c-di-GMP-I riboswitch aptamer from a Thermoleophilaceae bacterium, 106 nucleotides, folded computationally. The model forms 94% of the base pairs in the Rfam consensus. Its Rfam family is "c-di-GMP-I riboswitch aptamer". Rfam links the family to the GO term cyclic-di-GMP binding.
Order: sequence, then C1' cells, then structure tokens
RNA sequence: CGGUGAAAAAGGCAAACCCGUCGUGAGGCGGGGGCGCAAAGUUUCCGGGGCUCGUCGGGAAGUGGGAUGGCCCUCAUCCCGCCGUCGAGCCGGCCGAACUACCACC
Repeated sequence: CGGUGAAAAAGGCAAACCCGUCGUGAGGCGGGGGCGCAAAGUUUCCGGGGCUCGUCGGGAAGUGGGAUGGCCCUCAUCCCGCCGUCGAGCCGGCCGAACUACCACC
C1' cells in the first nucleotide's frame, strides 16, 4: 500500500423495555438497559423506501374506535381507519451509494 472480516483482542456503538424531558404526532434528547452491529461512524439537499401531522379528493358493504344527540338500546348522525394529491416533518438499527476510521489476518 492492497485485500478479507472466520476466530480473537484493545476499545466503540446500543434494539426492545423502563424513568425523566421536548414534540399534536412520527419521533428527539438525557439516564438505566442490552437485542444486536465490522462501519449500528459521517452525509440523508446522493437515490430509493417506510412512517407522522395537516390538506384536498376518492372510497366507505361489513367491522372496530371516537364525538354528539336521544327513547339509554341490538339506536341515529358525523368523524377516523383504506387509497391517492399537495405541503411540512420524522427514521437512517430499511436498502443502496459516497467519504472517513479501529483491530486482527493474508
């Protein structure tokens, strides 16, 4: 300098969940925790993907949830759920890409 990540080691990160806090929410941050990770480091305005809130439109048989009303029930109406548009966000531990780096082995 190049390649590889089977095992090991120095060290690193930290899912779910719990507590606190911020946010309408997806989620963020701090502490505990440790499922995992050889880039679970950086970029996320590099491409794709997922999710949330709002918006507008479509659908709405049945079923579930919510609000209101009444004759309180096996009732009525409306809204939500499902699909898409647009806007604003969230994730990056969903995948790929680019850049950088530790250890070991060859």